The part of an RNA shown here (small-subunit ribosomal RNA, 5' domain) has 506 nucleotides and comes from an uncultured bacterium.
Context: one part of a larger RNA
């Protein structure tokens, strides 16, 4: 000098930041991922219209599709948010490679969107179960599912040609193979094939960054080859056979510790330390394992199995996962509200209106940090009273106070009152923060100072008490009867809404 700090004493206001470093311990409760009726059959609840009965505002029926519970279907749920347990590794950083790759939504270009079919959920009927849930029968729809047609492109094979970096890549060509589509509406919006782009992702390589030799040898899918499998893709990634290799004092293997970086702290720099907040990457989601769906996951708020734990039960069987936001218990020296709003920014769905969004924007709490402001200003000597010291003369506190003249920041009070609104909507209208910031008026010095130190280092001294006691102390050291070093008082020095102490780093 610095800190995500803590502790002691003290504490007026504002702005901007920041706040479980410990138990990746266990979690009550609420919320954190939905949306689309312009894909579909529909109508459980409400609204509207009509009809009937009438107890004149109720009941029943029909319609509408304003709207919409549950359901089929599409997209999203792989983003956003959290944590740092594991990991010494191509995990990260940096620079390259992929002639070894994939990429939903989006953009561009070309071409198409023809013709058929059978189901099923919901519904209705009926079973089982305490529940969670689940079985059977029957009816029905689609942008759900399955055939057929079409195909300049795809794949296999053949010919020729150009190029490169070895496997190879681009173009051309013969024969063959199996392949598309979906509608709705007033427009608009969609669907399919191929090629290119953009974005995102995957794989490989060079180099770089911890400690330990009281770890010296390690390795059998191990190292390489061939055939096969698998993947979007290379590869012992997997498998059969063959060979016997591969790594290592330039530190293999083992052990310990640890997420990595941009950065941050310190330092003139070199360097040392660190990895909170913010940003990038990685890993994880009660513990371990597994795959499914999908463009994308081996998936925090999905599924299956096993373990531990908790809860419900009619004892047959079931349910759960806060390292999301709040909040609770526990641990700890120690770390906040079960708040408001989608107004803005961004995200998902939707043609849109809009809905959802504990992302986000804000507010609350904490002097935790940084910065700013205030606690008054000018005058005022008989140097008042009081305190302390005294050589008893006085000195000091001290222009300090009183007193006079002013000012009104902050806080209070009254009135006015935003920007952020670009946008969206036919229009009316639409701001959580917030009656906040800010502006104006108003009364009155009124509402606001402490902490540490005073032997030397180190700025700042006297008195009394105590008497190697009580105590102080970072080091040297003070204290045993005149202690500037302990305790108290007066005075003084330093910093100031803070001041000291402790811990850690330079």
């Nucleotide at each position: 000098g610095a800190u995500g700090a803590a502790c002691g004493c003290u504490g007026g206001c504002g702005g901007c930041g920041u706040g479980c470093u410990u138990a990746a311990c266990a979690c009550a409760u609420g919320c954190a991922a939905g949306u689309c009726g312009a894909a579909c059959g529909g109508a459980a609840a409400g609204g509207c219209u009509c009809c009937a009965g009438c107890u004149u505002g109720c009941u029943g029926g029909a319609g509408u599709g304003c709207u919409c519970g549950a359901g089929u279907g599409g997209c999203g749920a792989a983003c956003g948010g959290g944590u740092g347990a594991g990991u010494a590794a191509c995990a990260c950083g940096u620079g390259g490679g992929c002639a070894a790759u994939c990429u939903g939504c989006c953009c561009u270009g070309c071409a198409c969107u023809c013709u058929g079919g059978g189901a099923u959920a919901a519904g209705c009927c009926u079973g089982g179960g305490a529940a969670a849930c689940u079985g059977g029968g029957u009816c029905u729809a689609a942008u759900a599912c399955c055939g057929g047609a079409u195909a300049g492109g795809a794949c296999c094979u053949u010919u020729c040609u150009c190029c490169u970096c070895a496997u190879g890549g681009g173009g051309u060509u013969u024969g063959g193979u199996g392949g598309a589509a979906a509608g709705u509406u007033u427009u608009u919006c969609g669907g399919u094939g191929c090629a290119g782009g953009a974005u995102g992702a995957g794989c490989c390589c060079g180099c770089g960054g911890c400690c330990u030799a009281u770890c010296a040898g390690c390795u059998u899918g191990u190292u390489g080859g061939u055939g096969g499998g698998g993947u979007a893709a290379u590869g012992g990634c997997c498998u059969a056979c063959c060979a016997a290799g591969g790594c290592g004092a330039c530190g293999a293997c083992g052990g310990g510790u640890a997420g990595c970086c941009g950065g941050c702290c310190u330092g003139a720099g070199a360097g040392g330390g660190u990895g909170a907040u913010c940003g990038g990457c990685c890993a994880c989601a009660u513990u371990g394992g597994g795959a499914c769906u999908g463009a994308g996951a081996u998936a925090c708020g999905g599924c299956c199995c096993a373990g531990a734990c908790u809860c419900c039960u009619a004892c047959g069987g079931g349910a759960g996962g806060c390292a999301g936001c709040a909040g609770u218990g526990g641990g700890g020296a120690a770390u906040a509200u079960u708040g408001c709003a989608c107004a803005a920014u961004g995200g998902g769905c939707g043609a849109a209106a809009g809905c959802c969004u504990g992302a986000u924007g804000c507010a609350g709490c904490g002097a935790c940090g940084c910065c700013g402001c205030g606690u008054g200003a000018g005058g005022g000597a008989u140097g008042a009273c009081g305190g302390c010291c005294u050589u008893c003369g006085g000195g000091u506190u001290g222009u300090a106070a009183a007193c006079c003249u002013c000012u009104u920041u902050c806080a209070g009070u009254a009135g006015g009152g935003a920007c952020g609104a670009a946008g969206c909507g036919c229009a009316a209208g639409u701001g959580a923060c917030g009656g906040u910031a800010c502006c104006u008026g108003u009364a009155g010095a009124a509402u606001a100072a402490g902490c540490c130190a005073c032997g030397g280092c180190u700025a700042a001294c006297u008195a009394c008490g105590u008497g190697c006691c009580a105590g102080c102390a970072g080091c040297c050291g003070c204290g045993g009867u005149a202690a500037u070093a302990c305790g108290u008082a007066g005075g003084u020095g330093g910093c100031g809404a803070g001041c000291g102490u402790u811990a850690u780093c330079c």